RNAcentral holds the sequence, with entries from MGnify. A computed fold for a 141-nucleotide RNA from uncultured Nocardioides sp., annotated as SAM riboswitch aptamer (S box leader). Rfam family: SAM riboswitch aptamer (S box leader). Rfam describes the family as follows. The SAM riboswitch is found upstream of a number of genes which code for proteins involved in methionine or cysteine biosynthesis in Gram-positive bacteria. The SAM riboswitch acts at the level of transcription termination control. The predicted structure consists of a complex stem-loop region followed by a single stem loop terminator region. An alternative and mutually exclusive form involves bases in the 3' segment of helix 1 with those in the 5' region of helix 5 to form a structure termed the anti-terminator form.
RNA sequence: CUCAUCAAGAGGGACUGAGGGAACGGCCCAGUGAAGUCCCGGCAACCGCCACGAGCCUCCGCCUCCUCGCAGACCGGGGAACGGAUCGUGGAAACGGUGCUAAUUCCGCCCGGACGCGAGGGUCGCCCCGGGGAAGAUGAG
Numbered sequence: 001c002u003c004a005u006c007a008a009g010a011g012g013g014a015c016u017g018a019g020g021g022a023a024c025g026g027c028c029c030a031g032u033g034a035a036g037u038c039c040c041g042g043c044a045a046c047c048g049c050c051a052c053g054a055g056c057c058u059c060c061g062c063c064u065c066c067u068c069g070c071a072g073a074c075c076g077g078g079g080a081a082c083g084g085a086u087c088g089u090g091g092a093a094a095c096g097g098u099g100c101u102a103a104u105u106c107c108g109c110c111c112g113g114a115c116g117c118g119a120g121g122g123u124c125g126c127c128c129c130g131g132g133g134a135a136g137a138u139g140a141g
Base pairs, nucleotide, nucleotide: 001141002140003139004138005137006136011040012039013038014037015036019029020028021027024108025107026106041101042100043099046097047096048095049091050090051089052088053087054086058085059084060083061082064080065079066078067077068076069075105135109132110131111130112129113128116126117125118124119123
C1' cells in the first nucleotide's frame, strides 16, 4: 500500500501499585486493585490443514501429448492436457502461525426513515432502524 472482517464469543492466579478505555470530547472501568510482567485456562476460526468443486485470464511446474528448429535427443521455441498458485463451498480445532478474552471498534460525523419521550416555540435533542464516511484494530498478501 491492497483486500477481508469488526452487534457474537471467551478469566483465574502470582508479583506490583494508579491509572486505563488509541487520539480529542462525552461516558464508563479502577484500592472489592488500573496499566504492566509472568503462569495456567478459555474464545474464535484470519492463515496453514482436510474434502469437494470451478477455472486456465495471469504466474510457476511438467520423466504425458502435439508442433517447429535439429542428423537426433532427456536441448531450445510455441501449444494442449494435467498439477500447483488462484477462486468458491463445506469441515476440523488435534497440531502449527497469529489474534482476542468490560461496555457495538463503549458512543461521536453525514444522509434517509418510523414510533415514542423531552425541551421550546417550530425547530432541536434523546431513543430506534437502514445506508455511507473518518480514524483505528486484527488477519492475509

Its mean pLDDT, the model's own confidence on a scale to 100, is 78.